[in-house]
RNA sequence: CUCUUAUCCAGAGAGGCGGAGGGACCGGCCCUGCGAAGCCUCGGCAACCUGACCCAGAGUCAAGGUGCCAAUUCCGGCAAGUUAGGAUAGCCAUUGGCUAUUCGUUUCUGGAAGAUGAGAG
Numbered sequence: 001c002u003c004u005u006a007u008c009c010a011g012a013g014a015g016g017c018g019g020a021g022g023g024a025c026c027g028g029c030c031c032u033g034c035g036a037a038g039c040c041u042c043g044g045c046a047a048c049c050u051g052a053c054c055c056a057g058a059g060u061c062a063a064g065g066u067g068c069c070a071a072u073u074c075c076g077g078c079a080a081g082u083u084a085g086g087a088u089a090g091c092c093a094u095u096g097g098c099u100a101u102u103c104g105u106u107u108c109u110g111g112a113a114g115a116u117g118a119g120a121g
Stems, first nucleotide, its partner, number of pairs: 001121008013042005021031003025077004043069003048065002050062004073113001078110002085103008
């Protein structure tokens, strides 16, 4: 780096160095000199792998390897359905109604992309 698979609405921050960016990408919206990224120390969360108990499974416990500690993966991006509203055309015949096409707010579902674990190449 590629492939397979599981999970992603829960949870968990202080200090030191550093000195302007960060939240993957694009759009939005946020965080940030009351100190961003990055590095270090200590702490914590969780339980994928792991270990113990167990005939096994389920489950419980531990926390060695990872991971994580603003906002649901911060929200959206693509598709289908739903839906406020608008535009165009036609018809009815009135300040409106119906039908078709289209744009599109909202909501839901699925997907894509991404992240992490485990396995394989």
SAM riboswitch aptamer (S box leader) from a Chloroflexota bacterium, 121 nucleotides, folded computationally. The coordinates come from a structure-prediction model, not an experiment, and the mean pLDDT is 82. NCBI's taxonomy places the organism under Bacteria, Bacillati, Chloroflexota.